[in-house]
Molecule: SAM riboswitch aptamer (S box leader)
Organism: uncultured Fluviicola sp.
């Protein structure tokens, strides 16, 4: 960087430097000199990837076992992520209401994991 596959109303901030912007884009609405971003430190959060532990099923070996694959349970050492508001809310199509909306979906974002 492109492609697949899951996932998304949950959860979780203190200091320091720094000093004007942040929240992908676009249109709102918001955070912000009661201190944006960005970087450090220390802490925390979930459990995708991992680790452990039973169980299946298949594949292996004379057997013990070994490996692959979903399953259920803990873990959290390690590998990423994340720690203001549903991915902060709309964006495309669909249904139902129609004064304003509400419900499903899609596309585009983000992570993780796998490929190339």
């Nucleotide at each position: 960087a492109a492609c697949u596959u899951a996932u998304g109303a949950a959860g979780a901030a203190a200091g320091g430097u720094g000093g004007a912007g942040g929240g992908a884009u676009u249109g709102g609405c918001c955070c912000u000199g009661c201190g944006a971003a960005a970087c450090c430190u220390u802490g925390g959060c979930a459990a995708c990837c991992u680790c452990u532990u039973c169980g299946a099923u298949g594949a292996u070996u004379c057997g013990c076992u070994u490996c692959a694959u979903g399953g259920a349970a803990a873990a959290a050492a390690g590998g990423u992520g994340c720690c203001a508001a549903a991915u902060c809310c709309g964006a495309u199509c669909g249904g139902c209401g129609u004064u304003u909306g509400c419900c499903g979906u899609a596309a585009a974002g983000a992570u993780a994991a796998g490929u190339u």